The RNA shown here (transfer RNA) has 74 nucleotides and comes from a Lentisphaerota bacterium.
Rfam family: tRNA. Rfam describes the family as follows. Transfer RNA (tRNA) molecules are approximately 80 nucleotides in length.

[in-house]
RNA sequence: CGGGACGUGGCGCAGUUUGGUAGCGCACCUGCUUUGGGAGCAGGGGGUCGUGGGUUCAAAUCCCGCCGUCCCGA
Numbered sequence: 001c002g003g004g005a006c007g008u009g010g011c012g013c014a015g016u017u018u019g020g021u022a023g024c025g026c027a028c029c030u031g032c033u034u035u036g037g038g039a040g041c042a043g044g045g046g047g048u049c050g051u052g053g054g055u056u057c058a059a060a061u062c063c064c065g066c067c068g069u070c071c072c073g074a
Stems, first nucleotide, its partner, number of pairs: 001073007010026004020057001028044005050066005
């Protein structure tokens, strides 16, 4: 320098194909249970999707630029 993949709650991921209310597991908080811890059960909080712009009635999803991580080639 060229090509490709990825970026979504604290962590790991799904959701992109077919644009239409942002979800799952673990973790966290409260209650019940227990002598206590853990486990179990019930309930709850937390992200506007790396960033800037465009298209659209509507964008995590489509298009363009940029940033970061990883892989391949030179």

Taxonomically the source falls in Lentisphaerota (Bacteria, Pseudomonadati).